[in-house]
Molecule: small-subunit ribosomal RNA
Organism: uncultured archaeon
RNA sequence: UCCGGUUGAUCCUGCCGGACCCGACUGCUAUCGGGGUAAGACUAAGCCAUGCUAGUCGAACGCCUCAAGCUAAGAUGAGGCGUGGCGUACAGCUCAGUAACACGUGGUCAACCUACCCCACGGACGACUACAACCUCGGGAAACUGAGGAUAAUGGUCGAUAGGAAAGACGAUCUGGAAUGACGUCUCUCUGAAAGAGGCUACGAGGCAUGCUUUCGUAGUCCACCGUGGGAUGGGACCGCGACCGAUCAGGUAGAUGGUGAGGUAACGGCUCACCAUGCCUAUAACCGGUACGGGCCCUGAGAGGGGGAGCCCGGAGAUGGACCCUGAGACAGGGUCCAGGCCCUACGGGGCGCAGCAGGCGCGAAACCUCCGCUAUGUGCGAAAGCUCGACGGGGUUACCCCGAGUGCCGACCGUAGAGGUUGGCUUUUCUCGAGUCCAAAAGGCUCGUGGAAUAAGGGGAGGGCAAGAUUGGUGUCAGCCGCCGCGGUAAAACCAACUCCCCGAGUGGUCGGGACGAUUAUUGAGCUUAAAGCGUCCGUAGCCGGUCCUGUAAGUUUCCCGUUAAAUCCGGCGUCUGAAGCGUUGGGCUGCGGGGAAUACUGCUGGACUUGGGAGCGUGAGAGGCCGGCGGUACUGAUGGGGGAGGGGUAAAAUCCUCAGAGCCCAUCAGGACCAUCAGUGGCGAAGGCGGUCGGCUAGCGCGCGUCCGACGGUGAGGGACGAAAGCUGGGAUAGCGAUCCGGAUUAGAUACCCGGGUAGUCCCAGCUGUAAACGAUGCAGGCUAGGUGUGCGAGUGGCUACGAGCCGCUCAUGUGCCGUAGGGAAACCGUUAAGCCUGCCGCUUGGGAAGUACGGUCACAAGGCUGAAACUUAAAGGAAUUGGCGGGGGAGCACCACAAGGGGUGAAUCCUGCGGUUCAAUUGGAGUCAACGCCCGGAAGCUUACCAGAGGAGACAGCAGAAUGAAGGCCAGGCUGAAGACCCUGCUGGACGAGCUGAGAGGUGGUGCAUGGCCGUCGCCGGUUCGUACCGUGAGGCGUCCUGUUAAGUCAGGCAACGAACGAGACCCGCGCCCUCAGUUGCUAGGAUGUCUCUUUGGAGGCGUCAAGGAAACUGAGGGGACUGCCGCUGCCAAAGCGGAGGAAGGAACGGGCAACGGUAGGUCAGUAUGCCCCGAAUGGGCUGGGCAACACGCGGGCUACAAUGGCCGGGACAGUGGGAUGCGACCCCGAGAGGGGAAGCUAAUCUCCUAAACCCGGUCGUAGUUCGGAGUGAGGGGUGAAACUCGCCCUCAUGAAGCUGGAUUCGGUAGUAAUCGCGUCUCAGCAGGGCGCGGUGAAUACGUCCCUGCUCCUUGCACACACCGCCCGUCAAAGCACCCGAGUGAGGUCCGGAUGAGGCCGUCGCAAGGCGGUCGAAUCUGGGCUUCGCAAGGGGGCUUAAGUCGUAACAAGGUAACCA
Repeated sequence: UCCGGUUGAUCCUGCCGGACCCGACUGCUAUCGGGGUAAGACUAAGCCAUGCUAGUCGAACGCCUCAAGCUAAGAUGAGGCGUGGCGUACAGCUCAGUAACACGUGGUCAACCUACCCCACGGACGACUACAACCUCGGGAAACUGAGGAUAAUGGUCGAUAGGAAAGACGAUCUGGAAUGACGUCUCUCUGAAAGAGGCUACGAGGCAUGCUUUCGUAGUCCACCGUGGGAUGGGACCGCGACCGAUCAGGUAGAUGGUGAGGUAACGGCUCACCAUGCCUAUAACCGGUACGGGCCCUGAGAGGGGGAGCCCGGAGAUGGACCCUGAGACAGGGUCCAGGCCCUACGGGGCGCAGCAGGCGCGAAACCUCCGCUAUGUGCGAAAGCUCGACGGGGUUACCCCGAGUGCCGACCGUAGAGGUUGGCUUUUCUCGAGUCCAAAAGGCUCGUGGAAUAAGGGGAGGGCAAGAUUGGUGUCAGCCGCCGCGGUAAAACCAACUCCCCGAGUGGUCGGGACGAUUAUUGAGCUUAAAGCGUCCGUAGCCGGUCCUGUAAGUUUCCCGUUAAAUCCGGCGUCUGAAGCGUUGGGCUGCGGGGAAUACUGCUGGACUUGGGAGCGUGAGAGGCCGGCGGUACUGAUGGGGGAGGGGUAAAAUCCUCAGAGCCCAUCAGGACCAUCAGUGGCGAAGGCGGUCGGCUAGCGCGCGUCCGACGGUGAGGGACGAAAGCUGGGAUAGCGAUCCGGAUUAGAUACCCGGGUAGUCCCAGCUGUAAACGAUGCAGGCUAGGUGUGCGAGUGGCUACGAGCCGCUCAUGUGCCGUAGGGAAACCGUUAAGCCUGCCGCUUGGGAAGUACGGUCACAAGGCUGAAACUUAAAGGAAUUGGCGGGGGAGCACCACAAGGGGUGAAUCCUGCGGUUCAAUUGGAGUCAACGCCCGGAAGCUUACCAGAGGAGACAGCAGAAUGAAGGCCAGGCUGAAGACCCUGCUGGACGAGCUGAGAGGUGGUGCAUGGCCGUCGCCGGUUCGUACCGUGAGGCGUCCUGUUAAGUCAGGCAACGAACGAGACCCGCGCCCUCAGUUGCUAGGAUGUCUCUUUGGAGGCGUCAAGGAAACUGAGGGGACUGCCGCUGCCAAAGCGGAGGAAGGAACGGGCAACGGUAGGUCAGUAUGCCCCGAAUGGGCUGGGCAACACGCGGGCUACAAUGGCCGGGACAGUGGGAUGCGACCCCGAGAGGGGAAGCUAAUCUCCUAAACCCGGUCGUAGUUCGGAGUGAGGGGUGAAACUCGCCCUCAUGAAGCUGGAUUCGGUAGUAAUCGCGUCUCAGCAGGGCGCGGUGAAUACGUCCCUGCUCCUUGCACACACCGCCCGUCAAAGCACCCGAGUGAGGUCCGGAUGAGGCCGUCGCAAGGCGGUCGAAUCUGGGCUUCGCAAGGGGGCUUAAGUCGUAACAAGGUAACCA
């Protein structure tokens, strides 16, 4: 102090996740020291074997034993049993209970106690006596216990005194805020102490051997004892304040609240009891439920906070669950008695136990140590003391509990890629080993010294982002797996599993769970509520909170100073001490709190007084669909009646149902009924909101303006509460014309429980009552103040001008409503902007990711429907707001296009055939291409080859290693076998003279895979006119602007405007062809004119054809260079523009025409089978060659063509005119042969020279006569030809014969706007041969638009969007399947708690009794039982919810989503 995650991108809201610290457990790993500290707290306050944890005193006393000493100059010690005293209420453990004066803090006791200790004063007189131990005898298994006898004391009893207590009276007394206290006096009643036969010293007296270690007295002293007062210490009680969650706990309470009296206690008190009264607590949360020992402190945090209460310290509580009690200064006691549950012993009669003390065991669990040593230190108890005791404590052991510190080496050389590391030489020795000393109760460790030796010592996690460190290699292939989150993995994985390398931390390092921080995502500090979650539908109003101006007082809040307290430890600073650190010691501070005192008085509060501007009242006036009630009116509608009339009406996209000759619809008249209230009417008015609209009257409410008369802060908001509240709905009654849920028909449709149509019930209307919700919206709570304006409009007041004098017109000012625009400012933006969403103030309501869910349960309201309140489990990484760029729309606007329409012409679709594709078949029918943009496409016309497919037979491994090989390899060969064929192989041999394919690797090759790994090339959007950049500007940003608008254009072409100004790639320009002219050039081209040969015709003049020669450039042609066209000129339109329209001239006119080129990019478009190429695969076969077959199949379907169906024609005869191109094992003139295809010769030509090369349609003549034909030619038969090894599968041509379908083609669909369509032929490519194909060429040569956006599309602008792999999008619900949690649930099981009943251990009180005990009362554990409330478990079945790649049915929503959507 942030970072990742919603999007194509952006800003925001918001949550999820990460990084950090701490605690517990856990995986892997682990050398050492110091210190501090921890270690069965979390789950079972579950249960415990065994040992230990409280004794001590001989200087209180009795008895017993042992030792030692003593004839006195003496007069000890040890142990045991018991009496007695003190202690055992401490220390130690635990945290079940407890939401409480339990705890904390500060006070109070005038309502109390206190052993041992201290101080002061006084005292200790007399008498008596029991029971243990001991002895004797019993009972019992034991535990234990009974009887008799003896005895001491600091044990016990009695008496005295001192003293104490109560009552009454008294007091110039004392303390104090206050006597109820203390003190003193008197009277009366009751009660009533003591312990020393102790120790020591001194003196005196007595006793001492079958004993003694002593007795007595006096004085001093010590210890002990009694009384009183005080202190200290420790406790008891009371009070203020603090102190968890739930209102889906709102009322609770019977000793309950108070009084009088009594009992009880150390002491106050309903603490307990009798009587009386009926109180007491509660929204400032009573009561109930849940949870929990409280604090000092600890963790975290900048802090405020949040979380915790383990160790240590203080306090409390507990000792298996519970009740009661004794002793005592102190307990209701880890002591006793009893009940319950559990366990143990037992001779079955009866007994015993309580580890939440230290060790230890079982159980529980994710989870926690030795049945150690010692009283040395500290401390407790006892004792005069020595001392004894102590699982307190001190010390050791175990544990990766924490903190701190250290190490695992250092230097050089060489190797290594400079790194890591290795080798080697040297150095050092913290640590380690061993030894000595020191320390310790003892030991272990530590410390000091020495010896040896780099020795004894490194791991864990990570490397896609966040987040530091790999685009490394291998494996895997949406598998296995990883991942906190985002996300990786579908054959090139920086993300999985490994290797290597690297990064982080390091004796540790990761994981999981919990807490904090991050989180300003609970906001006091410090957020929000128009649209993201969030303003109650509206108003009134209670509590609460807040409150105008001036003055007085007070000092509660507030501020300040002082005093006390805030235990220690903890925390902070200084100093010191352990080698240093952690630690420890000392000193100072602090611990934000509480109490007391003093001061201040601005602000707030309180008290009192005053004021008028807030508010209210009053008077005058005004507008209004404000509300309620009653009356009246109007048109339309429906029905009825009468008349007229005569065939349909009605309805729709189109229909039908329906009405109608029994007379409809239509017209006229009259009547009846119910609902409604056109025009006026408005972004208008009124109302709190819902809402309110004919007219008149009555009743009634609010508001505005003016006046400034009265009151004098009376105000604002408003939890609860109350009232009103559209439509629909409900109850009862009425009314019912029209409309009209449900329903019935008719249509539509795949279906149509809909949309459309015909009917029609509830309802809609009225009265009375209920419901209480709406997208009840301005999605904007109410009130007050402040902060630029402009422009409409309603109402009122004042005022100026005009005046037709009207309630007139036009203005200005003020106030109050209601709209629009807009400044500052705000906002994520859209937007808001004096009617705030700006700047301030007060109060209320509400929000805290999405879903589950406004659901469940509970409560409450309602007749019901349902409303209000309102969760959780579980699930999910987003859900969402605003805006941006695209795309899309059965949205809108503009422009454009013959791959659009319209107009016109010709085709396709029907037929035969050709060709491609699908399908099917097959051994194989190789593969690719699939709307436009696959399908005469892969120049792909495949007889072999091609060839990639199938069948069959057969062949081949560079290089390296191994095996083999002079015992002869590879290679070659006769005969035989095998075979369709073959020294390919086999058999048998010969030859040959050094290699070698048997194995393992590795190669060549692959038309094997991947076009979704690629290059390159191409198609297509696109016959489009777009795509961007620089600078500036706008926007938080994505982005916008420019590129928009208007006009114009083929054009983002140009012009004008404009926060843009310029520029680039496209368009254009440019290049090629063609059309006109000019110049130049001329061979192989041309030939007007010249010469000449020959032929034909001849009217004999000549004409014409074909040649040759010289010559020439005139024309043509060829091909090189120029010119020409630019809206240049005129007119009109247009803006004085760009430009358009018309015209002139011109070969050509507005791009002349036709091509080439052709942007940024998209399409994971096509191609790995043209070539190239990554990776994968095959590798003796998926490689190479051969033979044959297949690619040619054929029930079918589709695309593209050819030929036709005929007379604008067919056939026969004759006649005419091209251009592009091609040509060397080629084109082939010409001659001959053949009916022809063709054959045999053969000149020329590397080609403006020679050749292919006769063009055909056309023209002329003839014939055919509307017919399946003299149309049409498929298919078939026969005979030929050429190519080729080879025409069977399977080619082409010729001739003869035969002569199929077809008589103009449904829906549909295609090309094209002029030399175009249509039609005619020719050339060329492929090619040995084979065009109906492709690409070109020329010949003949129409028709119709000069428009439009209707269809199909494209471009631009705009609009909506929940789309962004972008509508072939997104997405909803039922059903089906699986899993999970939850709700309801007849019932069933268990617990808690409350209220009763029964039995009742035991205690207490009273009474009787010598006692044992009896009786009465009362409290009462425990057990049984009835009921209420509550919690948890199980449950047939029912219900919805959530989740889960490819299930079913539909299409609801998002675009006008195809019926606008949504709310009730």